[in-house]
RNA sequence: AGAGUUUGAUCAUGGCUCAGAACGAACGCUGGCGGCGUGGAUUAGGCAUGCAAGUCGAACGAUCCUUCGGGAUAGUGGCGAAAGGGUGAGUAAUACGUGGAUAAUCUACCUUUGAGAUGGGGAUAACCUUGGGAAACCGAGGCUAAUACCGAAUAAAACUACUUGGUCGCAAGACAGAGCAGUUAAAGGUCCUCGCAAGAGUUCCACUCAAAGAUGAGUCCAUGUCCUAUUAGUUAGUUGGUAGGGUAACGGCCUACCAAGACAAUGAUGGGUAGCCGGCCUAAGAGGGUGGCCGGCCACACUGGGACUGAGACACUGCCCAGACUCCUACGGGAGGCUGCAGUCGAGAAUCUUCCGCAAUGGGCGAAAGCCUGACGGAGCGACGCCGCGUGGAGGAUGAAGGCCUUCGGGUCGUAAACUCCUGUCAGCUUGGAAUAAAGGCUGCUUUACUGUAGCCUGACUGUACAAGCAGAGGAAGCUCCGGCUAACUCCGUGCCAGCAGCCGCGGUAAUACGGAGGGAGCUAGCGUUGUUCGGAUUUAUUGGGCGUAAAGGGCAUGUAGGCGGCUUCGUAAGUCGGGUGUGAAAGCCCACUGCUCAACGGUGGAAUUGCAUUCGAAACUGCGUGGCUAGAGUUCAGGGGAAGAGAGCGGAAUUCUCGGUGUAGCGGUGAAAUGCGUAGAUAUCGAGAAGAACACCAGUGGCGAAGGCGGCUCUCUAUACUGAAACUGACGCUGAGGUGCGAAAGCCAGGGGAGCGAACGGGAUUAGAUACCCCGGUAGUCCUGGCCGUAAACGAUGUGCACUUGGUGUUGGGCUGCGAGGCUCAGUGCCGGAGUUAACGCAUUAAGUGCACCGCCUGGGGAGUACGACCGCAAGGUUGAAACUCAAAGGAAUUUACGGGGGCCCGCACAAGCGGUGGAGCAUGUGGCUCAAUUCGACGCAACGCGAAGAACCUUACCGGGGCUUGACAUGCAGCUGCGCAUCCCGUGAAAACGGGACUCCUUCGAGGGUGCUGCACAGGUGCUGCAUGGCUGUCGUCAGCUCGUGCCGUGAGGUGUUUGGUUAAGUCCAGCAACGAGCGCAACCCUUAUCCUUAGUUGCCAGCAUUUCGGAUGGGCACUCUAGGGAGACUGCCCCAGUUAAUGGGGAGGAAGGUGGGGAUGACGUCAAGUCCUCAUGGCCCUUAUGUCCCGGGCUGCACACGUGCUACAAUGGCUGGUACAAUGGGUAGCAAAACCGUGAGGUUAAGCUAAUCCCCUAAAACCGGCCUCAGUUCGGAUUGAAGUCUGCAACUCGACUUCAUGAAGCUGGAAUCGCUAGUAAUGGCGCAUCAGCUACGGCGCCGUGAAUACGUUCCCGGGCCUUGUACACACCGCCCGUCACAUCCCGAAAGUUCGCUGUACCAGAAGUCACUGUACCAACCUCGUCUUCGGGCGAGGAGGAAAGUGCCGAAGGUAUGAUUAAUGAUUGGGAUGAAGUCGUAACAAGGUA
Repeated sequence: AGAGUUUGAUCAUGGCUCAGAACGAACGCUGGCGGCGUGGAUUAGGCAUGCAAGUCGAACGAUCCUUCGGGAUAGUGGCGAAAGGGUGAGUAAUACGUGGAUAAUCUACCUUUGAGAUGGGGAUAACCUUGGGAAACCGAGGCUAAUACCGAAUAAAACUACUUGGUCGCAAGACAGAGCAGUUAAAGGUCCUCGCAAGAGUUCCACUCAAAGAUGAGUCCAUGUCCUAUUAGUUAGUUGGUAGGGUAACGGCCUACCAAGACAAUGAUGGGUAGCCGGCCUAAGAGGGUGGCCGGCCACACUGGGACUGAGACACUGCCCAGACUCCUACGGGAGGCUGCAGUCGAGAAUCUUCCGCAAUGGGCGAAAGCCUGACGGAGCGACGCCGCGUGGAGGAUGAAGGCCUUCGGGUCGUAAACUCCUGUCAGCUUGGAAUAAAGGCUGCUUUACUGUAGCCUGACUGUACAAGCAGAGGAAGCUCCGGCUAACUCCGUGCCAGCAGCCGCGGUAAUACGGAGGGAGCUAGCGUUGUUCGGAUUUAUUGGGCGUAAAGGGCAUGUAGGCGGCUUCGUAAGUCGGGUGUGAAAGCCCACUGCUCAACGGUGGAAUUGCAUUCGAAACUGCGUGGCUAGAGUUCAGGGGAAGAGAGCGGAAUUCUCGGUGUAGCGGUGAAAUGCGUAGAUAUCGAGAAGAACACCAGUGGCGAAGGCGGCUCUCUAUACUGAAACUGACGCUGAGGUGCGAAAGCCAGGGGAGCGAACGGGAUUAGAUACCCCGGUAGUCCUGGCCGUAAACGAUGUGCACUUGGUGUUGGGCUGCGAGGCUCAGUGCCGGAGUUAACGCAUUAAGUGCACCGCCUGGGGAGUACGACCGCAAGGUUGAAACUCAAAGGAAUUUACGGGGGCCCGCACAAGCGGUGGAGCAUGUGGCUCAAUUCGACGCAACGCGAAGAACCUUACCGGGGCUUGACAUGCAGCUGCGCAUCCCGUGAAAACGGGACUCCUUCGAGGGUGCUGCACAGGUGCUGCAUGGCUGUCGUCAGCUCGUGCCGUGAGGUGUUUGGUUAAGUCCAGCAACGAGCGCAACCCUUAUCCUUAGUUGCCAGCAUUUCGGAUGGGCACUCUAGGGAGACUGCCCCAGUUAAUGGGGAGGAAGGUGGGGAUGACGUCAAGUCCUCAUGGCCCUUAUGUCCCGGGCUGCACACGUGCUACAAUGGCUGGUACAAUGGGUAGCAAAACCGUGAGGUUAAGCUAAUCCCCUAAAACCGGCCUCAGUUCGGAUUGAAGUCUGCAACUCGACUUCAUGAAGCUGGAAUCGCUAGUAAUGGCGCAUCAGCUACGGCGCCGUGAAUACGUUCCCGGGCCUUGUACACACCGCCCGUCACAUCCCGAAAGUUCGCUGUACCAGAAGUCACUGUACCAACCUCGUCUUCGGGCGAGGAGGAAAGUGCCGAAGGUAUGAUUAAUGAUUGGGAUGAAGUCGUAACAAGGUA
């Protein structure tokens, strides 16, 4: 730091996913040791049991024990119990963080200072007696003490009121004073000394008042602190004032009265969620997430309410009341509160021991010893985390065995193991054995005292850490992954199954992706998975994004709040900048040093804490105040322009209708028609009239307007912009959330109007259908007035304003200038283009460039602009606007193909023009289908179908039936055996294969070897499967003219250029031009053949002349000619004319056997079709192995209701039959061709010359020509079919051969829709030859020669192809893609009569405990007064002060009633959406998508 994924490929947009780090985790597999941490996140659910707060006898009385020193203790009393410990339910602010204020406050214990502590009194618990109760506990009477309680005295001081001056403060006021008046205190205990005692003095502790400090707390202010506007208004003690009350203290905190305020778009109120912070995790940072452990604060303690005590509480282990729950009960009544430490149940994916100790640290009490302390210190459990250590080290190659793979050679696990030599961590055993401990106490010494000092005592962890020794490699390795991302590959199994998967995606018989194995990679006592957070994600963008077309500019304006704002003077100091001070707790992070053997962990110090507050300073910029300016903005004046708006009036053309005239049979409409109109007179035409709507030409990327929009002419009213010149105002400006107004068409309401057009609707066509497109009609509507609606592809898909930044060329309205063409300038409006910019396309002074200001909007696709809610609307509907669920894409621009019922150019027997066929008949042949034991297999549009097959009676043969063989019909090797079997011949069985028997019996250097046989092992064999695993070969587009490369250039890139363009060609053929220049594979040429000539050579060929002749080139002779086959020549637009660009090239001509590639052939670019072939051959993999191999016989491939393809023969007179006559070429021949002769009607036979071939043979060519007959008919056409008799081949013609003769004589009289071939020696037509082959189904195939035409105007159309261009949503590429209804299944959401739970508002009822207020009869020891009695101590009575039971009142929790709001769940039925296999119907979109 990035990567994968949209495409055929590319760039950009954009989402999804991954790699990292982290965790109080959980789950799976596995698990040796130690250290340090950490561990109920869920039910703030319920809890058994034990413990978690006591202590003081030096405050007090009393009781008990006693070693007589003392000890114990229920109660009174004091202090503590408000700390410590737990949890996070509530709480969005009575909280928390930060910084302030308290001049508005309190503070026990502690410290310091000052002052004091005098003298009295009356009770009460314990205890005793007694009563009630099951218990808890309660009552009555009597006795007693205090550091308990109460008067009195004193008052330095404090407090209160008043008077007074000082200092400070912005002020309210504060501070320290002075004067005067009033009010308020107290308690003792202990040690020692003296003393008989009482008591006195002293130490320490305790007590009272006051001041101060420290600590802790209260209150207030500023500021920060989540989501939601589909929560917009909230509030009556509410906001403020006055007075009073209350509090430690300010305050509506409370009450009365008065006023009507207070809060809110800078988000009040409501709803949801949540303890806050230091910090922690992540991140480069900014941020984002989080708040467990540790620390600070807050809140809570079964739920709700309340107060009491106290310095402090409205109190976790206190009290009262109500409620729920649990327990006890004698049923009357009581008890309880683990969110303390352990532990238990429950729920949950999930979280520990009912441990040890107060030794240390800390806390409470105490004078102290000491007691208490589940705080704490420790141990235990859990790989939950972090850190450390180990599971051994060195040597060791026959590279062992074994596994796996293999190209069978080997490779790999692998120095790994074995084996040899060592070491000794951890665990194990034995022995030793700390530190954390010093206070304090005791003893001794010392000191006036505090104290100082020596010794002794005190350890839960713990016989722990640690150390030493012993033995011995012994006890200690797993997990995940291996297609890409992402490090790591093979085999087997499986066969879209089983399964995997984070994303892309794997799996349908060769899976590096599933499962196993071997091997490898990674981490390691762990490894993976899941979940969550941040990161990557610049994917919410402050740092750091965007909005023409990808998501995204509001339809347009006006304007409120807000934001921003020209030049300049002076001031100020809020922002800003700098310095100082305070604070920013500790811990943590970071740095340095340091302690545990290291590390984790810990200690010390530093840095940092980016913040806040305060103070001092600066004054450029912003703000604020003040004065000025004119460049922004505006006003006035002059001028011209304009479909700017509103109202009124007027006009002509056209259309339709009405009336009248003329006139007659059609009109109209369409691709073609029909519906329709018309003899009741249409259409057409002329005249007159009526009505409504719209304004031709002008008219223009011309004008105006903010947008929507605006178009005949005239008038009136209204508004803007522009230009010009001066004057004036003096920043008055820009933008603009809400708000307000305007706002096409359609639509709605009311009233008019209605010619034309025209949704709906009717009819006619079209069509498979046609609820459409086309046609004939036609209602709303379109028009006017008034009012709604408020939306559009309201688009420049481009917000408004200002400024700046090369140009060219039009045009509109002005101005200046010039005689003029023109030039300059302002404001608009277009086109083209530069820099720049952009993903590209493009934009480009009218920016999408460069900047500023403000607003609106976007954040993957679908669901969805939908649902719910709210607002608006008469309605239609609009505005605002989600989620569940689902996908891995959706989308933009550009590129290359392909395609188009897009365009242009061009070609081809492509059409057209012609000739002849096919399709009808019979037969042949191939195919399908059917049949069959088998009818072997393959080929299937063109490009399968007379194809593989250039020959199926057996063989072939692969198929079927039956019979045999099993190392095999065939190849190679090894081992063993024995023999000379074998082969050949004969015999037997058999259908044959085969089996059985007999005969025969090799060479030799005598070792053996070869050959052969048998047995066994390797292996053979397979026309078995896969042509979609392949090679090779082939078809096809197509003999079409194309397909590419190197370098350069252009483009971010895919890619383009070249190869496009203008000519031309059969041709990417050539020429010219050109950011291209060259080159390759194709084209052409070179090759073969054919047409002409020359030359060479003449046998088997030829014969002009000469001779001979049996008249046959037969012979001599010759090689001239023909011919043969070698070599050459020839044709190149070379020459002339014209056209063309001086070109290429074309047209015409000459010459020539041939003329513009002369004709024909061979030759087939890059590629396409997973085209064809595993049955030619080769070959991977799979399968069979007494069979899917192999041998044999027989059958089948020939089967026949049918269908199709390809052919042959015909239907006749351009013919048939018959007689005669003429002219070829290519080829073939010894297992052959066969002459001649003879026989047969013939097929053929007999015999046989010649020929291994320019020699002999096949071999008479036929059509043609000359005659004759037939005369239009199912015939003298046609020959199928059938009968009889034969011939030939062959082991064999039954299934199943060909041919011959005689006889028979079917269909068929020129062929529907449709369709094929051919452009010249071609079509058509006639025969001949050959391959295969014993023979043949050949009418097929391949060749040869004979006879020998017609037509082409032309490229509109059909088919195919080439080039350029265009559109595209196609790329499996139009046989593409793709939409909607319906049907089925699953999932999600909405609506719904309602139903249920929760939360909450309002009103009312009732009202516990309790504070406060009032009353307070009965009642009460202390104090006061009076009376009375007295033993003079005091008692009693009355009254007062004070207290107080009880009652009443206000408030008041749970509860009840009624009525609302709201969240959630559920609901018959219903609506929508998404997904799913090859369902149904159509074909809406993408090409002009067939109606843009």

Predicted 3D model of a 1492-nucleotide RNA (small-subunit ribosomal RNA) from a metagenome. Its Rfam family is "Bacterial small subunit ribosomal RNA". The RNAcentral record of the sequence draws on SILVA. Model confidence (mean pLDDT): 84 of 100.